Source information:
This is a predicted structure of an 85-nucleotide RNA (c-di-GMP-I riboswitch aptamer) from a Deltaproteobacteria bacterium. Lineage of the source: Bacteria > Pseudomonadati > Myxococcota > Myxococcia. The sequence was found by an Rfam model in a public genome assembly. Its Rfam family is "c-di-GMP-I riboswitch aptamer". Gene Ontology term of the family: cyclic-di-GMP binding. From the family's description: GEMM was predicted in a large-scale screen for bacterial structured RNA regulatory elements.
């Protein structure tokens, strides 16, 4: 020193709930709040999943549909903190 596992310590992240604010929506974003996270940092590349305003179909009811969402759903790609044993 590299790599797997991984103890302590210092910091870091922030789910649910409840308020605001933006969206057609899903969902974000801020406070408040810690379930739980070594990559819960960061890229929508591939699957998965959520939504369907617009478009498209149908007489209706609906249905199709990502170009929208979601990295705390997987996988992969970039970066990376301590370190007992």
């Nucleotide at each position: 020193a590299c790599a797997g596992c991984g103890a302590a310590a210092g910091g870091g992240c922030a789910a649910a709930c409840c308020c605001g604010c933006c969206u057609a929506a899903a969902g974000g974003c801020g406070g408040c709040g810690g379930c739980g996270c070594a990559a819960a940092a960061c890229c929508a590349c591939g699957g998965g999943u959520c939504u369907a305003c617009a478009g498209c179909c149908g007489a209706a009811a609906g249905g199709c549909u990502a170009u929208g969402a979601u990295g705390g759903c997987c996988g992969g790609g970039u970066u990376g903190c301590c370190g007992a044993g």